[in-house]
RNA sequence: GCAGCAGGCCGCCUUAUCGCUGCCGAAGUUAAUUCGAGAGAGGAAAGUCCGGACACCAAAGGGAAGCAUAGCGGCUAACGGCCGUCGGGAUCCCCGCCUUCGCGGGGAUUUCAGGACAAGUGCAACAGAAAGGAUGUACAGGUAAUGCUGUAGUGAAAUCAGGUAAACUCUAUGCGGUGAAAUGCCACGUAAACCUGUGCUAGAGGGUACCCGCCCGAUGCAGGAGGGUAGGCAGAUUGAGCGUAUGGGUAACCAUACGUCUAGAUAAAUGAUAAGGCCCCGAUGUUAAAUCGGGGACAGAACCCGGCUUAUAGGCCUGCAUUUUUU
Repeated sequence: GCAGCAGGCCGCCUUAUCGCUGCCGAAGUUAAUUCGAGAGAGGAAAGUCCGGACACCAAAGGGAAGCAUAGCGGCUAACGGCCGUCGGGAUCCCCGCCUUCGCGGGGAUUUCAGGACAAGUGCAACAGAAAGGAUGUACAGGUAAUGCUGUAGUGAAAUCAGGUAAACUCUAUGCGGUGAAAUGCCACGUAAACCUGUGCUAGAGGGUACCCGCCCGAUGCAGGAGGGUAGGCAGAUUGAGCGUAUGGGUAACCAUACGUCUAGAUAAAUGAUAAGGCCCCGAUGUUAAAUCGGGGACAGAACCCGGCUUAUAGGCCUGCAUUUUUU
């Protein structure tokens, strides 16, 4: 100096003009509107995969089924997430033994869908007589008889409590359902309207995925024709919040103190233009300075939070071991 592995962080800036969406102040009729001040996307806002918070449901109960998870311990509101640790696999390095092949020990990184095959069922390429009901091969031995015994041979495995559960299955644990188009309130509107059928407690129809059970149900239910409405407020942005410091813990994480408020739109605002700067690449230039040209990604909140996964130009930091070149 180059490349490697692992982890963490940032991810364009400033000004001006013209616009857009909330909040606050003033004017205005508590309206429309105008003026002023200040605020206005992310590390993934994405996929909607997992978990929760919250809300609703006319049993949300029982049964059976289904789904998910799977060493051990911890963290957490919870998790299929995270941390630690044990074990297995892979790659690399070191040491020892050995002529080599190889064997043993240690270390680093990484990965695991890591409960159970001693309940039952299923499956097993090639080789092999035979791959699980041994239809027992060859040779030898043995018996009243029998793969009864030994050896050979194929194979990862040949009767061994054989292998296999990202095979059925079993075990343990967890799971009621629907998601903000939840839900509550206000306003508006034909319409408790019309036609046909059916039903009114001996009940049509409906909810609970299924069965039982339970519940709702007459201003009902099913169909038809032509119409009406589809606007606003809350939910909803102060929260498992963020930052700093100290302490505890190997760590994930927790506790305390202080500070701080940081989008809230609704078909959906967060933009456009110009100038300057910054970073990267290329060219000219011996180098430097400078000049010219090009580029600055992935992407776009929609109730909120914790994760996972995926996309991402360019840049920075930390740790680890190894290798090469020059002097």
Model confidence (mean pLDDT): 75 of 100. A computed fold for a 327-nucleotide RNA from Aequorivita aquimaris, annotated as Bacterial RNase P class A. It was read from a public genome assembly, where an Rfam model found it. Taxonomically the source falls in Aequorivita (Bacteria, Pseudomonadati, Flavobacteriales, Flavobacteriaceae). Rfam family: Bacterial RNase P class A. By type it is a ribozyme.